[in-house]
Annotation: Predicted 3D model of a 143-nucleotide RNA (FMN riboswitch aptamer (RFN element)) from Amphibacillus marinus. Rfam family: FMN riboswitch aptamer (RFN element). Gene Ontology term of the family: FMN binding. Taxonomically the source falls in Amphibacillus (Bacteria, Bacillota, Bacilli, Bacillaceae). The sequence was found by an Rfam model in a public genome assembly.
RNA sequence: UUGAAUCUUCGGGGCAGGGUGUAAUUCCCGACCGACGGUGAGCAGUAAAUUUUUACUGUAAGUCCGUGACCCGCAUUUUAUUUGCGGUGGACCUGGUGUGAAUCCGGGACCGACAGUUAAAGUCUGGAUGGGAGAAGAUGCAG
Numbered sequence: 001u002u003g004a005a006u007c008u009u010c011g012g013g014g015c016a017g018g019g020u021g022u023a024a025u026u027c028c029c030g031a032c033c034g035a036c037g038g039u040g041a042g043c044a045g046u047a048a049a050u051u052u053u054u055a056c057u058g059u060a061a062g063u064c065c066g067u068g069a070c071c072c073g074c075a076u077u078u079u080a081u082u083u084g085c086g087g088u089g090g091a092c093c094u095g096g097u098g099u100g101a102a103u104c105c106g107g108g109a110c111c112g113a114c115a116g117u118u119a120a121a122g123u124c125u126g127g128a129u130g131g132g133a134g135a136a137g138a139u140g141c142a143g
Base pairs, nucleotide, nucleotide: 001143002142003141005139006138007137008136009135010134017029018028019027031123032122033112034111035067036066037065038064042059043058044057045056046055047054048053062110063109071087072086073085074084075083092108093107094106095105096104114126115125116124
């Protein structure tokens, strides 16, 4: 330093204020939130060279690529909401800079599983003290 194995820990945020109403954090005005890996012309740092470059490290996207939760199908099973495979699965335009913008800067917009509910939910309650993409670490083994 690489690989597979076993184990441990970690692993999601959000309706302030107001209107109507018998009733709404569900409607209306308005407010708020952004999982994981990758990429990334930004930002920060270190080193080399020495005057603007090179290399490395960290960080940086809800709507660019992919993943996960939920749901569906098939197979499997020790009948467990198991395991495996597959499917379904939301949302971005515009101006600027520039060789180059899906990521930077300005502006405006848009999106958000299922079940429940005195009334329709991204934000409440519930499945869930669950699962989870994955992150960090430990152990011995092999190269």